[in-house]
RNA sequence: CAGGCCGGGUGACCGCGAGCCGUCCACGGCUCGAGGAAAGUCCGGACACCACAGGGCAGGACGCUGGGGAAACCCCAGGCGGCGAAAGCCGACGGAAAGUGGCACAGAAAGGAGACCGCCAGGCGCGCAUCUCCGGAGGCGCAGCAAGGUAAGGGUGAAACGGUGGGGUAAGAGCCCACCAGCGUCGUGGCGACACGGCGGCUGGCCAAACCCCGUCCGGUGCAAGGCGAAGCAGGUUCCGACGACGCGGCCCGCCGAGGAACCGGGUACGCCGCUAGAGCCGCCGAGCAAUCGGCAGCCGAGAGAGAUGGUCACCCCCGACAGAAUCCGGCUUACAGGCCUGCU
RNA sequence: GCCGGAGUAGCUCAGCUGGUAGAGCAGCUGAUUUGUAAUCAGCUGGUCGGGGGUUCGAUUCCCUUCUCCGGCU
Numbered sequence: 001c002a003g004g005c006c007g008g009g010u011g012a013c014c015g016c017g018a019g020c021c022g023u024c025c026a027c028g029g030c031u032c033g034a035g036g037a038a039a040g041u042c043c044g045g046a047c048a049c050c051a052c053a054g055g056g057c058a059g060g061a062c063g064c065u066g067g068g069g070a071a072a073c074c075c076c077a078g079g080c081g082g083c084g085a086a087a088g089c090c091g092a093c094g095g096a097a098a099g100u101g102g103c104a105c106a107g108a109a110a111g112g113a114g115a116c117c118g119c120c121a122g123g124c125g126c127g128c129a130u131c132u133c134c135g136g137a138g139g140c141g142c143a144g145c146a147a148g149g150u151a152a153g154g155g156u157g158a159a160a161c162g163g164u165g166g167g168g169u170a171a172g173a174g175c176c177c178a179c180c181a182g183c184g185u186c187g188u189g190g191c192g193a194c195a196c197g198g199c200g201g202c203u204g205g206c207c208a209a210a211c212c213c214c215g216u217c218c219g220g221u222g223c224a225a226g227g228c229g230a231a232g233c234a235g236g237u238u239c240c241g242a243c244g245a246c247g248c249g250g251c252c253c254g255c256c257g258a259g260g261a262a263c264c265g266g267g268u269a270c271g272c273c274g275c276u277a278g279a280g281c282c283g284c285c286g287a288g289c290a291a292u293c294g295g296c297a298g299c300c301g302a303g304a305g306a307g308a309u310g311g312u313c314a315c316c317c318c319c320g321a322c323a324g325a326a327u328c329c330g331g332c333u334u335a336c337a338g339g340c341c342u343g344c345u
Numbered sequence: 346g347c348c349g350g351a352g353u354a355g356c357u358c359a360g361c362u363g364g365u366a367g368a369g370c371a372g373c374u375g376a377u378u379u380g381u382a383a384u385c386a387g388c389u390g391g392u393c394g395g396g397g398g399u400u401c402g403a404u405u406c407c408c409u410u411c412u413c414c415g416g417c418u
Base pairs, nucleotide, nucleotide: 001343002342003341004340005339006338008316009315010314011313012312013311014310016033017032018031019030020029021028022027035322039333040332042331043330044329045328046327047222048221049220050219054253055252056251057250059218060217061216062215063214064078065077066076067075068074079093080091081090082089083088094213095212099211100210101207102206103205116154117153118150119149120148123145124144125142126141127140128139130137131136162180163179164178165177166176167175181203183200184199185198186197187196188195189194226273227272228271229270235264236263237262238261239260240259247255280299281298283296284295285294286293287292317320346417347416348415349414350413351412352411355370356369357368358367364401372388373387374386375385376384394410395409396408397407398406
């Protein structure tokens, strides 16, 4: 550094909940009784109802490659990028050359941009000296003037139109060349992401966790879903509705086909099902690098409805953390005293 | 249990297509008044609930976490 595991133990007594058995319905006996996160409700499903849940738009989610999985903001392996001395860790990691938009302040200029300082040859003007056939000629200099060239240098900025070096030029510049980065194309290796090599033209910033484009996927509501039984009650006001209310939801199509919505008032708050045997746990064998899958054998490990799992005593130790089911399952995230094992640097 | 919403100054709220955060009340100082209130002028006061990420830059966009509020039998 990575992976896995434990989460006080033993005994006695008294309690609590569920199931089964006995029963004179008082009670007695036997068995079982929280977690790795039961948590947050952040993803995805099962299941139930709404058309046997249908189509389109809008909207939303995801986004390297291959594999696994019912699916996933999931897992495994690999590629690329970043960090680290290493083991290893982290990554929302498609497209900016389809389009739109943004890039504050500063700065000349923020995208097919731009001349503020600087650099540069020529022109005009001025000055100085020289030559002269006295008409001029060329030379040097300038905090002078206007119009240009130039992105090397200065300066601004998070970012300035590939980088370094050489040649070249009036000064410069991919203007030319070598190497490097990036782009296109070809070849080789790989299922692929991609890697390596050759060739070419010389460069077209950043942001998509901005709109968007491309690809894949997504109907809504959540067990307070929903079903059966029993008991009880009293209606009223307003509004909408076959020009389609309501179901149905942002809209349209389509389905169905008659009551519906809000407020006030009255009644009830009881029993049963859903409810836990399941994408289940464990062992061996086989396939696979692994996630995982297949076969065989074994096991049953909470199911309440005011809501059970606690207390006392004794002994031992390192003196015991975070925390407790509520329809169920697969993940993720967060919390966690202390301890054990394996492998690697 | 299931499903939604909100955290910004002492209090109540703005700010949302990213550019360094304001308003009213409250507080402090001064003026006015014999004095107080009111009024006028000025000032103070913010880890934008916490942590992380994207970006040059986050109150704003994304993830995670904490606290509070509401609805459904």
Molecule: RNase P RNA; transfer RNA
Organism: soil metagenome